The RNA shown here (transfer RNA) has 73 nucleotides and comes from Gemmatimonadetes bacterium 13_1_40CM_4_69_5. Its mean pLDDT, the model's own confidence on a scale to 100, is 81. It matches the Rfam family "tRNA". From the family's description: Transfer RNA (tRNA) molecules are approximately 80 nucleotides in length. NCBI's taxonomy places the organism under Bacteria, Pseudomonadati, Gemmatimonadota.
RNA sequence: UGGGGUGUAGCUCAAUUGGCGGAGCACCCGGCUGUUAACCGGGAGGUUGGAGGUUCGAAUCCUCCCGCCCCAG
Numbered sequence: 001u002g003g004g005g006u007g008u009a010g011c012u013c014a015a016u017u018g019g020c021g022g023a024g025c026a027c028c029c030g031g032c033u034g035u036u037a038a039c040c041g042g043g044a045g046g047u048u049g050g051a052g053g054u055u056c057g058a059a060u061c062c063u064c065c066c067g068c069c070c071c072a073g
Base pairs, nucleotide, nucleotide: 001072002071003070004069005068006067007066010025011024012023013022019056027043028042029041030040031039049065050064051063052062053061
């Protein structure tokens, strides 16, 4: 430098390929327990990497940029 993949909650990943952004763990509150852990119930937490475009509607499609991984030189 060229090609491919990837980026979603603090972490690991979903979102049935355009139609209400979720789960587990972690965190906070409560229950249980002599206490802790475990277990049970509830809660908070997101400009979906950034900027534009297409569309009635974008995490999803298109363009550019940025980070990471792989391949080639």